[in-house]
Context: one part of a larger RNA
């Protein structure tokens, strides 16, 4: 480079948005850069090839002839591909109208439960485990009752339901915002698909100065268990968990399955919209677009399975594998305040 390959065996980037590039719907028409064919020069000689011939043979040698698969020029042809012109709607936008939804940011409110401070009853144990014991309690605890504050988290509804690229999203009203499906006509006329490099988003944890701290709860205390017990169970706790401003940039970021488009049996369950029919509405039947889940055929697959949301059968792109270890390390180099990321190897070994 080329070949095979990426759900589990080595292998899909954590997602997106997008620049280079790559690939790109249906016609007409015009050119001839790819393409293709025919001719012409060129491809020095030797060597390599085939045929003859020369030294006794061979090696060597010497002649011919094809070849040298490349290039350069000329006609020539018009399917393809590229280029121009035109010009279509099916692909992708846009309008209008209707519709689901924890989608995203922000203010504001709202009950449960928990802690905690005061009052009140009440009087001796409460807590806690397998048994315990530290712990808290007559300075009056646990229990209960009423007030007050406080933080953080939204019981049932909640459902192999939703929405969102992903991450992630769940009380209630509000504002202001993204994006989806679906329906009729209508518009614009290939505007598309994909993305190296860059850009922006990213759970948890963590870092930075600052504000909060009810409960939970690494570290560290204590108390049990044990041979021991740096655990695991118990008491009580600090970070942090939340908020704003910034900043790590990573997870089993998982569907362990990149992204578009075509095509290929059924059967059932759910969300959303819609169209016919039932004389009109529900209510019921069908049917057809979108999304979600099971089961099941052909086919594919080592095998399990996977099967219209393929792991089927094509096409374009993009990323990534190349025996196990050394190792996702060392070095360098860019990022970062740091912890650290991103790139990314050899020696060696087996």
């Nucleotide at each position: 480079c080329u070949g095979g390959g990426c759900u589990u065996a080595a292998a899909g980037g954590g997602u997106g948005c997008g620049u280079a590039g790559g690939c790109g719907g249906c016609g007409c028409g015009a050119a001839a850069a790819g393409u293709u064919g025919g001719g012409u020069g060129u491809g020095a000689a030797a060597u390599a090839c085939c045929u003859c011939g020369g030294c006794u043979c061979a090696a060597c040698c010497g002649a011919g002839g094809a070849a040298c698969u490349g290039c350069g020029c000329c006609c020539a042809a018009a399917a393809c591909u590229a280029u121009c012109g035109u010009g279509c709607u099916c692909g992708a936008g846009g309008a209008a109208g209707a519709u689901a939804g924890a989608g995203g940011u922000g203010a504001g409110c709202g009950g449960a439960a928990c802690u905690u401070a005061c009052g009140g009853u009440g009087g001796a144990g409460c807590g806690g485990u397998g048994a315990a014991a530290u712990g808290c309690g007559u300075u009056g605890a646990u229990a209960u009752c009423g007030u007050a504050a406080g933080g953080a988290a939204c019981a049932c509804c909640c459902g192999u339901g939703g929405c969102g690229a992903a991450a992630g999203c769940g009380g209630c009203u509000c504002a202001c915002u993204g994006g989806g499906u679906c329906u009729u006509u209508u518009c614009u006329g290939a505007c598309g698909c994909u993305g190296a490099u860059g850009c922006a988003c990213g759970a948890a944890a963590g870092c930075u100065a600052g504000g909060g701290g009810a409960g939970c709860a690494a570290a560290g205390g204590g108390g049990a268990u044990u041979a021991g017990a740096u655990a695991c169970c118990c008491u009580g706790g600090u970070a942090g968990u939340c908020c704003a401003c910034g900043c790590u940039g990573u997870a089993a970021a998982c569907g362990u399955u990149g992204g578009g488009c075509g095509c290929u049996a059924g059967g059932u369950g759910u969300g959303g919209g819609g169209g016919u029919c039932u004389u009109c509405c529900a209510c019921g039947a069908u049917c057809c677009c979108c999304g979600u889940g099971c089961c099941g055929g052909a086919g594919c697959u080592a095998a399990c399975g996977c099967a219209u949301u393929a792991a089927g059968c094509g096409c374009c792109c993009c990323g990534c594998c190349u025996g196990g270890g050394g190792a996702g390390u060392a070095c360098g180099g860019c990022c970062g305040c740091a912890a650290g990321g991103c790139u990314a190897a050899a020696a060696c070994u087996c």
RNAcentral holds the full RNA, with entries from SILVA. The part of an RNA shown here (small-subunit ribosomal RNA, central domain) has 350 nucleotides and comes from a metagenome. The coordinates come from a structure-prediction model, not an experiment, and the mean pLDDT is 85.